SAM riboswitch aptamer (S box leader) from Clostridium luticellarii, 113 nucleotides, folded computationally. NCBI's taxonomy places the organism under Bacteria, Bacillota, Eubacteriales, Clostridiaceae, Clostridium. Its mean pLDDT, the model's own confidence on a scale to 100, is 82.

RNA sequence: UUCUUAUCACGAGAGGUAGAGGGACUGGCCCUAUGAUACCCGGCAACCUGAAUGAUUAUUAUCAUUUAACGGUGCUAAUUCCAGCAGGUAUGUCAAUACCUGAAAGAUAAGAA
Numbered sequence: 001u002u003c004u005u006a007u008c009a010c011g012a013g014a015g016g017u018a019g020a021g022g023g024a025c026u027g028g029c030c031c032u033a034u035g036a037u038a039c040c041c042g043g044c045a046a047c048c049u050g051a052a053u054g055a056u057u058a059u060u061a062u063c064a065u066u067u068a069a070c071g072g073u074g075c076u077a078a079u080u081c082c083a084g085c086a087g088g089u090a091u092g093u094c095a096a097u098a099c100c101u102g103a104a105a106g107a108u109a110a111g112a113a
Base pairs, nucleotide, nucleotide: 001113002112003111004110005109006108007107008106013041015040016039017038018037021031022030023029025084026083027082028081042076043075044074047072048071049068050067051066052065053064054063055062056061080105085102086101087100088099089098090097091096
């Protein structure tokens, strides 16, 4: 980097250092010297991981539920901030707007190449 599977409506500091931009991309709309962003500390969660119980049978396995959080990651404004493609419903000044569903794209984890 590519592929597969799963998840993406919850949760998380009035800390320290630096110091200007950031929210993937495009368009919106936001955040930002009452400090972006990065790093450190803290925190959240529980994908990997450990334990218990039950089920299956593919039995040194698989699945479900509960639980722990020492370790490997992750996350810590706004639903993945919203939309971006397709379909449906309603309104309509026929341009569009609102809502719903699915996809795409993206993020993270685990596995594979």